[in-house]
RNA sequence: CUUAUCAAGAAAGGUGGAGGGAAUUGGCCCGAUGAAACCUUAGCAACCAUCUCUUUUUUAUUAAGGAGAAAAGGUGCUACAUCCUUCCCGAAAGGGAGAGAUAAG
Repeated sequence: CUUAUCAAGAAAGGUGGAGGGAAUUGGCCCGAUGAAACCUUAGCAACCAUCUCUUUUUUAUUAAGGAGAAAAGGUGCUACAUCCUUCCCGAAAGGGAGAGAUAAG
């Protein structure tokens, strides 16, 4: 940079000691009944990888797509929500863009 998703789901313990919910401002919320961070164990999900079925295709399980299964591996995640904020449409509710997160390339 491109593509896909941003619905749902899933926490205990130890160390630590004041912050945290991406960033700015303000709001809202979590936090000394212990924040961030790190470690251990457990779990969630199913992007990659695996398997089965199927459609089209190919000399060819060759390539692409669709549906499903499982959870050992590579990642990710385990308060609420991508919290609101900026721009556009809209009376509002809301929708879209932007920005961000994760994965694959």

Predicted 3D model of a 105-nucleotide RNA (SAM riboswitch aptamer (S box leader)) from uncultured Flavisolibacter sp. The sequence is in RNAcentral, with records from MGnify. Of the family's consensus pairs, 97% are formed in the model. The coordinates come from a structure-prediction model, not an experiment, and the mean pLDDT is 77.